[in-house]
Transfer RNA from a Patescibacteria group bacterium, 75 nucleotides, folded computationally. RNAcentral holds the sequence, with entries from ENA. The prediction has a mean pLDDT of 80. RNAcentral records the identical sequence in 2 taxa. Its Rfam family is "tRNA". Rfam classes the family as a transfer RNA.
RNA sequence: UCCGCGGUGGCGCAACGGUAGCGCGGCUCGCUGUUAACGAGAUGGUUCCUGGUUCAAAUCCAGGCCGCGGAGCCA
Numbered sequence: 001u002c003c004g005c006g007g008u009g010g011c012g013c014a015a016c017g018g019u020a021g022c023g024c025g026g027c028u029c030g031c032u033g034u035u036a037a038c039g040a041g042a043u044g045g046u047u048c049c050u051g052g053u054u055c056a057a058a059u060c061c062a063g064g065c066c067g068c069g070g071a072g073c074c075a
Stems, first nucleotide, its partner, number of pairs: 001071007010024004018055001027041004048064005
């Protein structure tokens, strides 16, 4: 340089054109002598960036940035 895969709450992941969800964590409450465990509730995301297509884009297209894997090149 080229090819493939990926980038979504604090973390791990779903959603593959039509209201962005789940688990864990954190928070509050209950339970308990206390902690843990367990139960209940609430919270949290301009979907990596910029354009484009569309009535409508996390999703499709183009270009960038970053990560992982493979190929190539090399004094």